The RNA shown here (c-di-GMP-I riboswitch aptamer) has 79 nucleotides.
RNA sequence: GAUCGAUAAUAGCAAACUUGCCGGAAGGCAAGGACGCAAAGCUAUAGGGUCCAACCCCAAGGACAGCCUGGCUGCCGAA
Numbered sequence: 001g002a003u004c005g006a007u008a009a010u011a012g013c014a015a016a017c018u019u020g021c022c023g024g025a026a027g028g029c030a031a032g033g034a035c036g037c038a039a040a041g042c043u044a045u046a047g048g049g050u051c052c053a054a055c056c057c058c059a060a061g062g063a064c065a066g067c068c069u070g071g072c073u074g075c076c077g078a079a
Stems, first nucleotide, its partner, number of pairs: 004077002012037002017032006035066001041072003046069003049064004
C1' cells in the first nucleotide's frame, strides 16, 4: 500500500412510528425516536430496478443512493 473488518477505540449516520411544514403523488425537510449501517458519505446526466403520475387511461416530468452493480471520496486497525 492492497485486501479485509473485531464482543477494539474514537467519532458518525438513523428504519418504523409521532408531530409540524412543503408537494397532486411518490416523496422531501425539521424535531423527537432507534430498526439497523464500515461507507446507511457523494453520484439518479454511469447502468439496471422500484415507486409516483399533474386535466385527459398516457406519460410532461418527478422520487428512491437504507434495492443491486459501478464511479469518486473517507475514519480506525486486531486477525
Overview
Its Rfam family is "c-di-GMP-I riboswitch aptamer". Rfam describes the family as follows. GEMM was predicted in a large-scale screen for bacterial structured RNA regulatory elements. Its mean pLDDT, the model's own confidence on a scale to 100, is 85.